[in-house]
RNA sequence: GAUUUAUUAAGAAGAGGGGAGAGACUAGGCUCUGAGAACCUCUAGCAACCUUUUCCGGCAGAAAUCGGAAAAAAGGUGCUAAAACCUAAUCCUGACCCGAUUACAUUCGGCAGCAGGAGAUGAUAACUU
Numbered sequence: 001g002a003u004u005u006a007u008u009a010a011g012a013a014g015a016g017g018g019g020a021g022a023g024a025c026u027a028g029g030c031u032c033u034g035a036g037a038a039c040c041u042c043u044a045g046c047a048a049c050c051u052u053u054u055c056c057g058g059c060a061g062a063a064a065u066c067g068g069a070a071a072a073a074a075g076g077u078g079c080u081a082a083a084a085c086c087u088a089a090u091c092c093u094g095a096c097c098c099g100a101u102u103a104c105a106u107u108c109g110g111c112a113g114c115a116g117g118a119g120a121u122g123a124u125a126a127c128u129u
Stems, first nucleotide, its partner, number of pairs: 001129002004126005013043005021032003026088004044080003049076002052071006084121001090118005097110004
């Protein structure tokens, strides 16, 4: 760097340095920021992905391995404005609206917008490579 899986509307601050941007990309908004942005360091905190401990299940049995649950928070990461800040950039469904059509019920099409769902992308962790 890549793949896969899981999570992604909760939670959690200050100081020093630094000196103008930041909120992933594209677009439209909106918000934060010289009462100091990004970034670096230290301290503190949040959380529970890996690790640690206990229990349960499967495996003929023990251990190992695998799966699940709970506890702790020492270690490895991560995180500490706003829902991944909001929406779109794809698809599906539904309602509304417009046009055509059917004797009527109906059927077909339609730029944008509304609601819901999925997908895609991003972030974090772990396995594999």

Predicted 3D model of a 129-nucleotide RNA (SAM riboswitch aptamer (S box leader)) from a Bacteroidota bacterium.
It matches the Rfam family "SAM riboswitch aptamer (S box leader)". Its family is annotated with regulation of gene expression in the Gene Ontology. From the family's description: The SAM riboswitch is found upstream of a number of genes which code for proteins involved in methionine or cysteine biosynthesis in Gram-positive bacteria.
It was read from a public genome assembly, where an Rfam model found it.